Overview: Model confidence (mean pLDDT): 80 of 100. This is a predicted structure of a 594-nucleotide part of an RNA (small-subunit ribosomal RNA, 5' domain) from an uncultured organism. It matches the Rfam family "Bacterial small subunit ribosomal RNA". The RNAcentral record of the full RNA draws on ENA and SILVA.
[in-house]
Context: one part of a larger RNA
RNA sequence: GGACGAACGCUGGCGGCGUGCUUAACACAUGCAAGUCGAACGAGAGCAUGUCCAACACCGAGUAUUUAUGAUGCAGUAAGUAGAGCGUCAAGCGCGAAUGCGCUUCACGCGUUCCAAAGCUUGCUAAUACAUAAUAAGUACUGGGUGUUGGACAUGUGAAAGUGGCGGACGGGCGAGUAACGCGUGAGCAACCUACCUCAUACUGGGGGACAACAUCGGGAAACCGGUGCUAAUACCGCAUAAGACUACGGUAUCGCAUGGUACAGUGGUCAAAGCUCCGGCGGUAUGAGAUGGGCUCGCGUCCAAUUAGCUAGUUGGUGAGGUAAUGGCUCACCAAGGCGACGAUUGGUAGCCGAACUGAGAGGUUGAUCGGCCGCAUUGGGACUGAGACACGGCCCAGACUCCUACGGGAGGCAGCAGUGGGGAAUAUUGCGCAAUGGGGGAAACCCUGACGCAGCAACGCCGCGUGAAGGAUGAAGGCUUUCGGGUUGUAAACUUCUUUGAUGUGGGAAGAUAAUGACGGUACCACAAAAACAAGCCACGGCUAACUACGUGCCAGCAGCCGCGGUAAUACGUAGGUGGCAAGCGUUGUCC
Numbered sequence: 001g002g003a004c005g006a007a008c009g010c011u012g013g014c015g016g017c018g019u020g021c022u023u024a025a026c027a028c029a030u031g032c033a034a035g036u037c038g039a040a041c042g043a044g045a046g047c048a049u050g051u052c053c054a055a056c057a058c059c060g061a062g063u064a065u066u067u068a069u070g071a072u073g074c075a076g077u078a079a080g081u082a083g084a085g086c087g088u089c090a091a092g093c094g095c096g097a098a099u100g101c102g103c104u105u106c107a108c109g110c111g112u113u114c115c116a117a118a119g120c121u122u123g124c125u126a127a128u129a130c131a132u133a134a135u136a137a138g139u140a141c142u143g144g145g146u147g148u149u150g151g152a153c154a155u156g157u158g159a160a161a162g163u164g165g166c167g168g169a170c171g172g173g174c175g176a177g178u179a180a181c182g183c184g185u186g187a188g189c190a191a192c193c194u195a196c197c198u199c200a201u202a203c204u205g206g207g208g209g210a211c212a213a214c215a216u217c218g219g220g221a222a223a224c225c226g227g228u229g230c231u232a233a234u235a236c237c238g239c240a241u242a243a244g245a246c247u248a249c250g251g252u253a254u255c256g257c258a259u260g261g262u263a264c265a266g267u268g269g270u271c272a273a274a275g276c277u278c279c280g281g282c283g284g285u286a287u288g289a290g291a292u293g294g295g296c297u298c299g300c301g302u303c304c305a306a307u308u309a310g311c312u313a314g315u316u317g318g319u320g321a322g323g324u325a326a327u328g329g330c331u332c333a334c335c336a337a338g339g340c341g342a343c344g345a346u347u348g349g350u351a352g353c354c355g356a357a358c359u360g361a362g363a364g365g366u367u368g369a370u371c372g373g374c375c376g377c378a379u380u381g382g383g384a385c386u387g388a389g390a391c392a393c394g395g396c397c398c399a400g401a402c403u404c405c406u407a408c409g410g411g412a413g414g415c416a417g418c419a420g421u422g423g424g425g426a427a428u429a430u431u432g433c434g435c436a437a438u439g440g441g442g443g444a445a446a447c448c449c450u451g452a453c454g455c456a457g458c459a460a461c462g463c464c465g466c467g468u469g470a471a472g473g474a475u476g477a478a479g480g481c482u483u484u485c486g487g488g489u490u491g492u493a494a495a496c497u498u499c500u501u502u503g504a505u506g507u508g509g510g511a512a513g514a515u516a517a518u519g520a521c522g523g524u525a526c527c528a529c530a531a532a533a534a535c536a537a538g539c540c541a542c543g544g545c546u547a548a549c550u551a552c553g554u555g556c557c558a559g560c561a562g563c564c565g566c567g568g569u570a571a572u573a574c575g576u577a578g579g580u581g582g583c584a585a586g587c588g589u590u591g592u593c594c
């Protein structure tokens, strides 16, 4: 000088792209991280529609009946009184000059003109009744409509659970272990497997018996378990068919690095299948080939210590057997006594390995975060089951430690998935949004699931870019510092004039990412307009190395310091101020590597 998954101190405007528990593989509350298929199967809660039945409520109707009111009929008969109206006369009062006009009262007349409603008197009839009609209320019955509830049946839809299939062996995390064929690289398998996918050939016939679910009974605090009964299938099991499959036996040809391989026929034996459908298809079985993925073997390479020199009994080899997809002491029985080692065995320590990354002119050195490949692990240790594939992170069993529940008999759990919590630590983020894209699982599909992933949030943690204004401006203002008191310096710096508007702010518009639809991001990026220099600079150093100097304070004190070294009264080295230098949204310090 460069570099960093950094940390610390001071400071901090914006954007893009990355990165973010290096420590306790310490312990974990909570939520989510692997499901899906009804076009394999039975059953089916619920919901909707329709029909029927029952109950209830309401509505309006009819019939019968009771009560009340009250009309009519029987019967409203006759007379009188009183009243209204019209006319005439008289009197009184009032007004007016007066003819007169108005009001009131009494009397009389007309009156069949009107009314005769209510009341009263007399008379007749009737005796509280009956008949008819009406109104209101109640009761009973009948059938109708509407609504609610319940039940039954049918159709459609259809949750949870169950049988079955495929997937949970991928994706995601971590680096404890491992010095090893673990990894890297190059070969080999005539010693192997490979679901889904592709190609080819052939087949897909005919039967059977169960077990869940369910029902019921019982046990248990729970987790869950047991008995009995019923039932379906692409679940399970025989049978048929049987090739170029497998197996046994021999044969011929040919090839090879040994065991041996390939091809061709022959004989005996063994083994298949499953249906669904929306009629388009989707499946199933056997065999061969491919592709993909894996398994095994070998050459070479792969840290430190000799203050680790001897190690080894399934040890090394053979024969036979078992086991495996397959070779092999992989395992076992027997036999032999071998095998490794200064070219470093064994032992101990450390460590995942690589592509790569950092540095360096290179050789080399160091590292193995993010991204990619391989390996190993999933609380610790062990084990197998299922399956094409696991000895299986969110499967099972056992044991240990720990945590939780308990009725004390017994049960439940596993964040080194994404967030998040405690703890440890110098130190490392949100209990966010979305399946829109890419990819994965299931499905014929629609679609469902996906903390993979895409995004957003937090952090100057890193890299990159941008800004914090630009031009002019001397009486070299004021202030500060300094001074030999003249001045010098800060310094074109400021003020002032002119100009610009990146970012930020406000308003408006507004994507691509998406092949027809579908956008979490996101009203985001971006664009236009507006306003005003307006909101945006610090950190370290200034004795030499090493760019940058004076004043004051202090007085071997306080302190500085990477090295040399400064400080004991004129300190360019301590502290402060002014000035200067360097870098700049950073600057310095510490740590580690080259």
Base pairs, nucleotide, nucleotide: 001594002593003592004591006590007589008588009587010586013466014465015464016463017462018461019459020458021424026422027421028420030419031418032417035166036165037164040163041162046157047156048155049154050153051152052151053150054149055148056147057146058145059144061142062141063140064139065138066137067136068135069134071132072131073130078122079121084113085110086109087108088107090105091104092103093102094101095100173377174376175375182302183301184300185299186298187297188296189295192294193293197290198289199288200287201286202285203284204283205239207237208236214229215228216227217226218225219224245270246269247268248267249266251264252263253262254261255260275282276281303349304348305347310340311339312338315337316336317335318334319333320332321331322330352374353373354372355371356367357366358365359364379400380399381398382397383396402413403412404411405410430456432455433454434453438452439450440449441448442447469499470498471497472496479490480489481488482487503535505530506529507528508527509526513521538583539582540581541580542579543564544563545562549578550577551576552575553574559566560565